[in-house]
Context: one part of a larger RNA
């Protein structure tokens, strides 16, 4: 900025990428074939490999914002409990999120017209001949069929919904709807994507729960103590689920015609 009014949303598909893969076993068959020794074509079935795509239920990595032990030292007057440095001091686990060494799929079938090849009718050339007219069968290559993109496809498509107001008229209100700005994530270098913006659960706190950890602090017992029971599957608990206006989403722009 264009698709001759403004707009939401859903498409149609010109063209364009993608993608095509290999191997083993099993029946068919110890069967055609072979003197044997061996050992098929073809059709059917199944199970992998490499590579794709996608996902986190499971199995497992990581999770320097979660929990626990436990060494030096250092503060918090001392004990007890804490913190703070030491690669996160180390060591054991782990949520969410991302991931493979998990999982689930995927190459196929399917049409056309052919390559090599094999054919049917056939003359020219009374025979033959797949060719000269005619017409078939035939491949991972062609093009379809699958996936993705896609109408600046300027031949700018195609459907359905919404608005098309008013004025004192080079403007002004401000329709449907759109942006900025604000609060955020299922996005993300930035931009753009995607939801919310009080007519509201969008973040964040609060509370309820889940998860992970693994029985806190205090306090009472028992034990000369180290320590061990017991209130006590306790206390704590990231990012996960719900629930609640407590906090902060304030504020502004822009928006419709010419024959």
């Nucleotide at each position: 900025c264009g698709c001759a009014a403004g707009a939401a949303a859903c498409u149609u598909g010109a063209g364009a990428g993608g993608c095509u893969u290999c191997c083993u076993c099993c029946c068919u068959a110890g069967u055609a074939c072979g003197a044997g020794a061996g050992g098929a074509u073809u059709g059917g079935g199944a199970g992998g490999g490499a590579c794709g795509c996608a996902c986190c239920g499971c199995u497992g990595g990581u999770g320097u914002u979660c929990c626990a032990g436990u060494u030096g030292u250092c503060a918090c007057g001392c004990u007890a409990g804490u913190g703070g440095c030491a690669u996160c001091g180390c060591u054991g686990g782990g949520u969410a999120g991302c991931u493979a060494c998990g999982u689930g799929c995927g190459g196929a079938a399917u049409g056309g017209a052919u390559a090599a090849a094999c054919g049917c009718u056939g003359a020219a050339g009374g025979c033959a001949u797949a060719u000269a007219a005619g017409c078939g069968u035939g491949a991972a290559a062609c093009u379809u069929c699958c996936c993705u993109c896609a109408a600046g496809a300027u031949a700018a498509g195609g459907u359905u919904u919404c608005u098309u107001u008013u004025c004192u008229a080079u403007g002004a209100u401000g329709a449907a709807g759109u942006c900025u700005g604000c609060c955020g994530a299922u996005c993300g270098a930035a931009c753009a994507u995607c939801g919310g913006u009080u007519a509201c659960a969008u973040a964040g706190g609060u509370c309820a729960g889940g998860u992970g950890u693994g029985u806190a602090a205090g306090g009472c017992c028992g034990g000369c103590a180290a320590c061990g029971g017991u209130c006590u599957c306790a206390g704590c608990u990231a990012a996960c689920u719900g629930a609640u206006c407590c906090u902060a989403a304030c504020a502004g722009a822009c928006g419709a015609u010419c024959g």
A computed fold for a 259-nucleotide part of an RNA from Zavarzinella formosa DSM 19928, annotated as large-subunit ribosomal RNA, domain VI. Its mean pLDDT, the model's own confidence on a scale to 100, is 87. Lineage of the source: Bacteria > Planctomycetota > Planctomycetia > Gemmataceae > Zavarzinella formosa. The full RNA is in RNAcentral, with records from SILVA.